[in-house]
Context: one part of a larger RNA
RNA sequence: CUGGGCGUAAAGAGUUGCGUAGGUGGCAGAGUAAGUUGGUAGUGAAAUGACGUGGCUCAACCAUGUGUCCAUUACCAGAACUGCUCAGCUAGAGGACGAGAGAGGUAGUUGGAAUUCCUGAUGUAGGGGUAAAAUCCGUUGAUAUUAGGAGGAACACCGAUGGCGUAGGCAGACUACUGGCUCGUUCCUGACACUAAGGCACGAAAGCGUGGGGAGCAAACAGGAUUAGAUACCCUGGUAGUCCGCGCCGCAAACUAUGGAUGCUAGCUGUUAUACGUAUCGACCCGUGUAGUAGCGAAGCUAACGCGUUAAGCAUCCCGCCUGUGGAGUACGAGCGCAAGCUUAAAACAU
Numbered sequence: 001c002u003g004g005g006c007g008u009a010a011a012g013a014g015u016u017g018c019g020u021a022g023g024u025g026g027c028a029g030a031g032u033a034a035g036u037u038g039g040u041a042g043u044g045a046a047a048u049g050a051c052g053u054g055g056c057u058c059a060a061c062c063a064u065g066u067g068u069c070c071a072u073u074a075c076c077a078g079a080a081c082u083g084c085u086c087a088g089c090u091a092g093a094g095g096a097c098g099a100g101a102g103a104g105g106u107a108g109u110u111g112g113a114a115u116u117c118c119u120g121a122u123g124u125a126g127g128g129g130u131a132a133a134a135u136c137c138g139u140u141g142a143u144a145u146u147a148g149g150a151g152g153a154a155c156a157c158c159g160a161u162g163g164c165g166u167a168g169g170c171a172g173a174c175u176a177c178u179g180g181c182u183c184g185u186u187c188c189u190g191a192c193a194c195u196a197a198g199g200c201a202c203g204a205a206a207g208c209g210u211g212g213g214g215a216g217c218a219a220a221c222a223g224g225a226u227u228a229g230a231u232a233c234c235c236u237g238g239u240a241g242u243c244c245g246c247g248c249c250g251c252a253a254a255c256u257a258u259g260g261a262u263g264c265u266a267g268c269u270g271u272u273a274u275a276c277g278u279a280u281c282g283a284c285c286c287g288u289g290u291a292g293u294a295g296c297g298a299a300g301c302u303a304a305c306g307c308g309u310u311a312a313g314c315a316u317c318c319c320g321c322c323u324g325u326g327g328a329g330u331a332c333g334a335g336c337g338c339a340a341g342c343u344u345a346a347a348a349c350a351u
Base pairs, nucleotide, nucleotide: 003323004322005321006320007305008304012319014202015201017200018199022195023194024193026089027088029086030085031084032083034082035081036078037077038076039075040074041073042072043071044070050066051065052064053063054062055061092192093189094188095187096185097184098183099182100181104178105177106176107175108174109173110172111155116150117149118148119147120146121145122144126137127136163170164169207248208247209246210245211244212243216242217241221237222236223235224234259318260317261316262315263314264313267296268295269294270293271292272291273290274289275288276287277286300307301306324351325350326349333344334343335342336341
């Protein structure tokens, strides 16, 4: 450089969220002639290579002849496609206007149930736990019942195959601020678009630093069991942690194991949002469209499983990644980090 691939065999980066360079780019007109096409001319030493002929008895070998392709330079011509310039269009994209749904985000306020603890009352011998037990709690009055209080964390029912968010993720209620999305009108701009190496931002849990907080749960740890043993599973306790503020970390089966965008290619059934029609006292119902989210399935694809208008089908554009297994996501170097470690990333050797 090229080929074939990336759901499960190696391979889609956590989100590509924003976006730089770069690559790619809608409809139609005029110009230009860089790419591109044709022609003419010059150059591309010899040997080698190709083909023809000849010489060594053949061949290797040697001699001789012949060009094409191609590359490059200059000039001339062409103008379909790409590029560039100018002036346009509205189907992409964006905006405006009118509606709408939502656990989207941040901050604050607030509610009830439950667990635990404290105090008072009633009350007496057990309670708790397990397959069975024991450790454990209890006559200094437990468990149970009841009244009051404290504190922290999480929000039953609604709840869904439901909704929102770029992903991670988001759920009691209310308020303030705030991001995105969908539908409708077809009013405005006029290709403003797609992708995206680097870069920036975000990124569950665990972990780290510092200061708070600490009800329940619970690594570590202690004890009781079980067992041949039991550094476990079971039980009784229990510290970090889990929670909050600020700052790090940057990894997950971060999964739809499926990158993003656009167009095309049978349907059926549910559900969410919305518009219109129908119907009606009325947003019951029914029909159509758009956007999402699920179940099946034609063609097609697939090694099979399966996918199937939310494609893994048919195509185009851009990015990322793979190339037998082990060594190894390791060593070294570099960057980042307080550390834990992360990112980048081999080789010898074995097979």
Description
The part of an RNA shown here (small-subunit ribosomal RNA, central domain) has 351 nucleotides and comes from an uncultured bacterium. RNAcentral holds the full RNA, with entries from ENA. The coordinates come from a structure-prediction model, not an experiment, and the mean pLDDT is 82. Rfam family: Bacterial small subunit ribosomal RNA. Rfam links the family to the GO terms structural constituent of ribosome and ribosome.